Model confidence (mean pLDDT): 81 of 100.
This is a predicted structure of a 74-nucleotide RNA (transfer RNA) from an archaeon.
């Protein structure tokens, strides 16, 4: 410089193929129940689609672009 491929709560992983409208799940975390206490259980609760424009009735998804990280080739 150029090609390709990845970005989703605190972390890890799905849903991307076939766009479908309250983005799952398992772990952590709060909070209450239980228990003499704590842990194990059970109930409930917070937290994500990299940023930005675009098509589309509808976008995590399709397209540009900028950020970021990797392999690669020069």
């Nucleotide at each position: 410089g150029g090609a390709c491929c990845c970005g989703u709560g605190c972390g890890g992983u799905a849903a991307c193929u076939u766009g479908g409208a309250u983005a799952a799940c398992c772990g952590g975390c709060a909070a209450g129940g239980c228990u003499u206490c704590g842990g194990a259980c059970c109930u409930u609760g917070a937290g994500a689609u990299a940023g930005g424009g675009g098509u589309u009735c509808a976008a995590a998804u399709c397209c540009c672009u900028u950020c970021g990280g990797g392999u690669c080739c020069a």
It matches the Rfam family "tRNA". By type it is a transfer RNA. About the family: Transfer RNA (tRNA) molecules are approximately 80 nucleotides in length.